Molecule: SAM riboswitch aptamer (S box leader)
Organism: Salibacterium qingdaonense
This record gives sequence, structure tokens and C1' cells, in this order.
RNA sequence: UUCUUAUCAAGAGAGAUGGAGGGACAGGCCCGAAGAAAUCUCAGCAGCCAGCCGGAGAAUCGGUCCGGCCCGGUGCUAAGUCCAACAGGUGGAGGACACCUGGAAGAUGAGAA
Repeated sequence: UUCUUAUCAAGAGAGAUGGAGGGACAGGCCCGAAGAAAUCUCAGCAGCCAGCCGGAGAAUCGGUCCGGCCCGGUGCUAAGUCCAACAGGUGGAGGACACCUGGAAGAUGAGAA
């Protein structure tokens, strides 16, 4: 980098360095000199994996599912993945607007090439 698969309405910020950008995306709307990105330190969160404990149906183990603990691996700590963006639908006479479903894209984990 590509593929497969699961999840994405919850959760969790201080300090130092740094100086103007950032929120993936030509829109919107936000964040930002009362200090953006990035890096570091410390703290926190608890999703997936690992570990440990308990439970469920059939006899044991394994596997599966459910719950708990933990924070070792990875991840995360403004706003729903900030909203929209594509297709379709519901309400509305229509529009505005509100909402629903699916897809695409993205993010993260696990596995594979």
C1' cells in the first nucleotide's frame, strides 16, 4: 500500500516547546494570538486484541456467545465520522425545513497478501 472483516450517537485534557493554521474531502458551519498544526511530558478514556475471572446450551476440552477485571499491544481525549456531499424514501400543495434507509468515502482494531 492492497484485500477481508467488525465497529463508529458513548467516553476521556493539562503542562512545555512552537508560532498560523486546523476540523480527510473546492460546500456549509465551526475551532484558533484568551495561541492552530506538529513534537515532548504527565494524566485520562475504554473500543478492538492479548491476559485473568465468572456465566450460558450439550458430557470434558477447544471453539462460540454474554458479563466483569486489567491497561500489556494498538487507538483515542471540541462539535454524531461536526453537518452535508451520491441514490432512494417519509412529512410538507410545493419550496424552505425536519426526518428515515442504503451506498460511497474516511477512521480504528483484528487477520491476510